[in-house]
RNA sequence: GAUAAGGGCAAACCCGUCGUGAGGCGGGGGCGCAAAGCCUAAGGGCCUGCUAGAGAGCAGGCAGCCGGGUUGCCGAA
Numbered sequence: 001g002a003u004a005a006g007g008g009c010a011a012a013c014c015c016g017u018c019g020u021g022a023g024g025c026g027g028g029g030g031c032g033c034a035a036a037g038c039c040u041a042a043g044g045g046c047c048u049g050c051u052a053g054a055g056a057g058c059a060g061g062c063a064g065c066c067g068g069g070u071u072g073c074c075g076a077a
Base pairs, nucleotide, nucleotide: 001074008033009032013028014027015026016025017024018023031064037070038069039068040067043066044065045062046061047060048059049058050057051056
């Protein structure tokens, strides 16, 4: 950070599977993404379950909501 090149990832939805659930994983798919690589859930936020029923507490989920850390491809003017 170009209407460049070669590549990469993969939302919704569908199928299978695991989970009470949020959601995870595999396949199809392709909305988008310059870190949509990796780490961070004890930075903030959102979601689920249980307890509670006055605040709330506990256990989970989301990193493609924002932020932080870290590594990194290509590159015109």